The part of an RNA shown here (small-subunit ribosomal RNA, central domain) has 349 nucleotides and comes from an uncultured bacterium. Its mean pLDDT, the model's own confidence on a scale to 100, is 88. The RNAcentral record of the full RNA draws on ENA. Its Rfam family is "Bacterial small subunit ribosomal RNA".
Context: one part of a larger RNA
RNA sequence: CUGGGCGUAAAGGGAGUGUAGGCGGUUAAAUAAGUCAGUAGUGAAAGCCAUAGGCUCAACCUGUGGACUGCUAUUGAAACUGUUUGACUUGAGUGAGAUAGAGGUUAGCGGAAUUCUCGGUGUAGCGGUGGAAUGCUUAGAUAUCGGGAGGAACACCUGUGGCGAAGGCGGCUAACUGGGUCUUUACUGACGCUGAGGCUCGAAAGCGUGGGGAGCAAACAGGAUUAGAUACCCUGGUAGUCCACGCUGUAAACGAUGAUUACUAGGUGUGGGGGGAUAGAACCCUUCCGUGCCGGAGUUAACACAAUAAGUAAUCCGCCUGGGGAGUACGGUCGCAAGACUGAAACUC
Numbered sequence: 001c002u003g004g005g006c007g008u009a010a011a012g013g014g015a016g017u018g019u020a021g022g023c024g025g026u027u028a029a030a031u032a033a034g035u036c037a038g039u040a041g042u043g044a045a046a047g048c049c050a051u052a053g054g055c056u057c058a059a060c061c062u063g064u065g066g067a068c069u070g071c072u073a074u075u076g077a078a079a080c081u082g083u084u085u086g087a088c089u090u091g092a093g094u095g096a097g098a099u100a101g102a103g104g105u106u107a108g109c110g111g112a113a114u115u116c117u118c119g120g121u122g123u124a125g126c127g128g129u130g131g132a133a134u135g136c137u138u139a140g141a142u143a144u145c146g147g148g149a150g151g152a153a154c155a156c157c158u159g160u161g162g163c164g165a166a167g168g169c170g171g172c173u174a175a176c177u178g179g180g181u182c183u184u185u186a187c188u189g190a191c192g193c194u195g196a197g198g199c200u201c202g203a204a205a206g207c208g209u210g211g212g213g214a215g216c217a218a219a220c221a222g223g224a225u226u227a228g229a230u231a232c233c234c235u236g237g238u239a240g241u242c243c244a245c246g247c248u249g250u251a252a253a254c255g256a257u258g259a260u261u262a263c264u265a266g267g268u269g270u271g272g273g274g275g276g277a278u279a280g281a282a283c284c285c286u287u288c289c290g291u292g293c294c295g296g297a298g299u300u301a302a303c304a305c306a307a308u309a310a311g312u313a314a315u316c317c318g319c320c321u322g323g324g325g326a327g328u329a330c331g332g333u334c335g336c337a338a339g340a341c342u343g344a345a346a347c348u349c
Stems, first nucleotide, its partner, number of pairs: 004320003007303002012317001014201004021194003025088007033081002035077008048066007091191001092188003095184005103177007110154001115149007125136002162169002206247006215241002220236004258316006266294011298305002322349003331342004
């Protein structure tokens, strides 16, 4: 390389968009590049294979035939692929009418709670733990009532509920804005799928500049525990957590399961629509789109998966090839840095 694989054994890119490329619905005609058939030329000889012969045999040598899987030219075939032209509507998209939603961005507003602060009441404790102590408190704490400040997060509703490509998204209101679903079958007429590079997005932590800082809290300090305790527990507490702009580009970025399409028993919940039935919201029947559970065939090493497949097939991309060395070294690209991406070998078992 081939082959075989990728939920958990090594292996799905964190996610999208899209370039090149690969692949691609129904139908008619043309063409003849691929494809198929014929003919001719070429495919040196030796070698190889088959067969016959010559050295007493064999190796060796010789004759004849084949093969040399290929290439070129030419004559045909036209099913399939390609190309060109025309047509179609089921794939895809558009329109029209409905519709659900923590989808996104910006601005404003709200109440509960913590903390701080001012004032009142009030007096000796509070706090904390397994038990304590550090800590706070007669300069009046804790508790309680009232006023004020400020920051962050939005209890109940809340639901294997919803939305989003993923990361993720949850108080209320407004503005702007993306996508989805259903019904209709009016329009376009294959406009599609995938996607190496590229570009964009991308939790937390971290970085830069400027703000902000209530609570929480790496580091740090103290108190305990302990043989020790650079921890677990307690009292404090700074970065950070928040905002704006810029960077970083990684996660058990997980469904550890790439995207798309088609097909293949059922049962039962739940979210959003349509149709039927009905006097009618309910209930019932049916259908489309999501989201769960159970389960048959089938698959699987087993566990399990099972129409949301890990079943049966097809197309395209990514990735794997014993453990360690090692996601290291070196080089390169990116980054302010931290580091990220790409990514070996010796040696060893």